């Protein structure tokens, strides 16, 4: 340098649900909880959901704007590492 195979060490994150704030909402901060997670670390670039608007051929849905990274692929960085 390749490597996720296995365990370990120092440790790290926080699902659901509560609590309080923001926000039309999706969904976001802080507490408080742990279901899990080797990137469950960063970032919306493809696709996928979801929301708010919506021409329109109206149980659908061009097109605008918004949110998920703990859906998937793919970029960036990173502990630890049998062989």
């Nucleotide at each position: 340098c390749c490597g996720g195979a296995a365990a370990a060490a120092g440790g790290g994150c926080a699902a659901a649900c509560c609590c309080g704030c923001c926000g039309c909402g999706a969904g976001g901060c802080g507490g408080g909880g742990a279901c899990g997670c080797a990137a469950a670390g960063c970032a919306a670039g493809g696709g996928g959901c979801c929301c708010g608007g919506g021409a329109g051929u109206c149980u659908c849905g061009a097109c605008c704007g918004g949110g998920c990274a703990g859906c998937c692929c793919g970029g960036c960085u990173g502990c630890c590492g049998a062989g």
c-di-GMP-I riboswitch aptamer from a Planctomycetota bacterium, 83 nucleotides, folded computationally. It was read from a public genome assembly, where an Rfam model found it. Its mean pLDDT, the model's own confidence on a scale to 100, is 86.